[in-house]
Molecule: transfer RNA
Organism: Phycisphaerales bacterium
This record gives sequence, C1' cells and structure tokens, in this order.
RNA sequence: GGGGCGAUGGUCUAACGGGAUGACGGCUGAAUCGCAUUCAGCAAAUCGGGGUUCGAUUCCCCGUCGCUCCA
Repeated sequence: GGGGCGAUGGUCUAACGGGAUGACGGCUGAAUCGCAUUCAGCAAAUCGGGGUUCGAUUCCCCGUCGCUCCA
C1' cells in the first nucleotide's frame, strides 16, 4: 500500500428496514438487628459524516479505530 471482517450503555451481548434485547456492574426500595443473599423498580448505548428510503443498528459511500490475510 491492497483485500476481507468488525465497531451497540461502564463491560459483554441480541435485533438480516418499522416501538433498541438480555446479562454483569451501578442506584433506589422491601425482606434482615446488620452483612451476605433474594425480590421489585430506575438510570445508562447504536464510532463520525453523507446517501437511498415514508422509515436505517440494519442497505450504499467516505473517514477514524481494531483484528486478519497478501505484498
């Protein structure tokens, strides 16, 4: 330098065009004398910019970053 794959809460992980899922962690409350633990609830995310579309996490292009292959 070229090809391929990937980027989603603090972390990991779903959603192959239509209200962003779950787990861990965090916070609040209840049970307990307290802790552990259990239960209920809450907050928190689509890498950036364009395009297509009535509608984009999803499809297309460019960029950034990471992994991998070739040179």